This is a predicted structure of a 113-nucleotide RNA (SAM riboswitch aptamer (S box leader)) from a marine sediment metagenome.
The RNAcentral record of the sequence draws on MGnify.
The coordinates come from a structure-prediction model, not an experiment, and the mean pLDDT is 80.

[in-house]
RNA sequence: CUCAUCGAGACCGGCUGAGGGACAGGCCCACAGACGCCGGGGCAACCGCCGAGCUCACCUGCUCGCCAAGGUGCCAACUCCUGCGACGCCCGCCGGGGACGUCGAGAGAUGAG
Numbered sequence: 001c002u003c004a005u006c007g008a009g010a011c012c013g014g015c016u017g018a019g020g021g022a023c024a025g026g027c028c029c030a031c032a033g034a035c036g037c038c039g040g041g042g043c044a045a046c047c048g049c050c051g052a053g054c055u056c057a058c059c060u061g062c063u064c065g066c067c068a069a070g071g072u073g074c075c076a077a078c079u080c081c082u083g084c085g086a087c088g089c090c091c092g093c094c095g096g097g098g099a100c101g102u103c104g105a106g107a108g109a110u111g112a113g
Base pairs, nucleotide, nucleotide: 001113002112003111004110005109006108011040012039013038014037015036019029020028021027023083024082025081026080041075042074043073046071047070048067050065051064052063053062054061079107084104085103086102087101088100089098090097091096
């Protein structure tokens, strides 16, 4: 940089000790010990194993099903919510404003390349 996914799911023990939830605002978590680290356990099925089908001259590629040994990942809150835009709704002093809902974008996270 590209592609895919992000409303599901999954906690105990030990150590440490003040901040943490990416950023900003909000709202939460946290000395009844959060966050983090270590050990164990678990979730899930991206890669992966196995099988089937399609495609392909070959190499490949795609879909479905099964599994979970291995490589990652994950185990508060929808990615905790919002951030930018469109539409719908409401208010309006007609300049605009408000929260809610849907969709899309952006940002972020994870995997594969």